[in-house]
Formats: sequence, structure tokens, C1' cells
RNA sequence: CAGUUUCUUCAAGGGAGAACAGACUAUUUUUUAAUAGUCAGAGUUCGAUCGGCGGUUAAAGUCCGCAACCCCGUAAGGGUGGAAACGGUGAAACUCCGUUACCGACAGUGAAAGUCUGGAUGAGAGAAGAACAUU
Repeated sequence: CAGUUUCUUCAAGGGAGAACAGACUAUUUUUUAAUAGUCAGAGUUCGAUCGGCGGUUAAAGUCCGCAACCCCGUAAGGGUGGAAACGGUGAAACUCCGUUACCGACAGUGAAAGUCUGGAUGAGAGAAGAACAUU
């Protein structure tokens, strides 16, 4: 300098708010309504909010790869797998800055789910650390 073995720990976030619509109650002959109050809230409009790991001349949800999820397989392993443009700075950025966009495993509930509930006190890309031994 290079390689090998064992172990430990860690390793995913998110529905603010407003208006309308909705439900319930009360009152009133505006009665398929109006007004007031309460409740729920995942709908509509405006708007809020989240982003695993490694890589990439410079920092990435939307560039490349991987994991998770799903499918096949006894297993090893294999397959599938979403989304971005423009301008600027710079030696270098599809990563920074500006503007405007876009994406979202499976099962459940439900009219409707990236954000609620569940598998999951799980798994894992990988990150950090410790120990022993050897060439």
C1' cells in the first nucleotide's frame, strides 16, 4: 500500500390557511329555501407541504445507477419501475441562482389519498464505528 473476516449502531418525510360545496341542530311560511350555530374535512378554486442511498469537474425527487414497493423464482437471481424546461453565473452545474412546471409503490377506508390507516417494533441501498487475523 492492497485485500479478507466478524460484530455494533444508524438508515423516509408530508394536508397550514381561506372561500365554496358537505353534515347536524335551532329559528323563520323565502320551507327542494333563508339565517345563525356546531361539526367534519381527503372534494373544488386559491394555496400549503414532503423528497431514501451512491455517483456525476459544483450541492439533483424529475441526469446515471441502486434500494424500497410490485411481478417471476424453492433459492441464488431476474424483471417492471414516475416526473423539467428556459434564462443567468462560472473553468466546470440537466445539481447552484431566477422564472415557470411536473412526479408520486402496494393494501385499506372513502365520492375522492404522495400527505390518513396498515404490512412496518419489518426490510434495505448505504453510512459510521469497533475488533481479530492474514498476505
A computed fold for a 135-nucleotide RNA from a Spirochaetota bacterium, annotated as FMN riboswitch aptamer (RFN element). Lineage of the source: Bacteria > Pseudomonadati > Spirochaetota. Its Rfam family is "FMN riboswitch aptamer (RFN element)". About the family: The RFN element is a highly conserved domain that is found frequently in the 5'-untranslated regions of prokaryotic mRNAs that encode for flavin mononucleotide (FMN) biosynthesis and transport proteins. This element is a metabolite-dependent riboswitch that directly binds FMN in the absence of proteins. Gene Ontology term of the family: FMN binding. Model confidence (mean pLDDT): 76 of 100.